A computed fold for a 109-nucleotide RNA from Evansella tamaricis, annotated as c-di-GMP-I riboswitch aptamer. Its Rfam family is "c-di-GMP-I riboswitch aptamer". Rfam links the family to the GO term cyclic-di-GMP binding. Taxonomically the source falls in Evansella (Bacteria, Bacillota, Bacilli, Bacillaceae). The coordinates come from a structure-prediction model, not an experiment, and the mean pLDDT is 82. The sequence was found by an Rfam model in a public genome assembly.
RNA sequence: CCUAGAAAAAGGCAAAACUAUUGAAAAAUAGUGGCGCAAAACCACGGGUCUAAGGACAAACGUACAUAAAGAGCAAUAUAUAUUUGUCUAUGAUAGCCGGGUUCCCUAG
Numbered sequence: 001c002c003u004a005g006a007a008a009a010a011g012g013c014a015a016a017a018c019u020a021u022u023g024a025a026a027a028a029u030a031g032u033g034g035c036g037c038a039a040a041a042c043c044a045c046g047g048g049u050c051u052a053a054g055g056a057c058a059a060a061c062g063u064a065c066a067u068a069a070a071g072a073g074c075a076a077u078a079u080a081u082a083u084u085u086g087u088c089u090a091u092g093a094u095a096g097c098c099g100g101g102u103u104c105c106c107u108a109g
Base pairs, nucleotide, nucleotide: 002109003108004107005106012037013036017032018031019030020029021028022027035096041102042101043100045099046098047097048094049093050092054089055088056087057086058085059084060083062081063080064079066077067076
C1' cells in the first nucleotide's frame, strides 16, 4: 500500500419508543434508551424515498366590480379577490435506502 472480516482485544456509534426544543411538514437537536452497525464517520454529486411552506393548475363557495337582458328582482357571463378541497412541484429532508467521493480502529493474508 492492497484485499478480506472467521475468531479476538481496546473502544466507538446509536434504531424504535418516551420527554423537551426547533420546523408548515418531512425531519433535526438534546436527554433517557439500545434495534442494530467495521465505516451506522464525513460530503446531498447521481438515483430512490419522504414532506409541500412557497409556487402553478383545477374545482366548490362567498364578496366586489363590469356587461347584456329585464318593469323589478333572482339568475347568467367575464374579471379580480378571500376561504376550502384536489393534483403537480424542492429551493426542504434522508449518508441507518442504494451508488459515488473523502478519511479511519483492530485482526488476518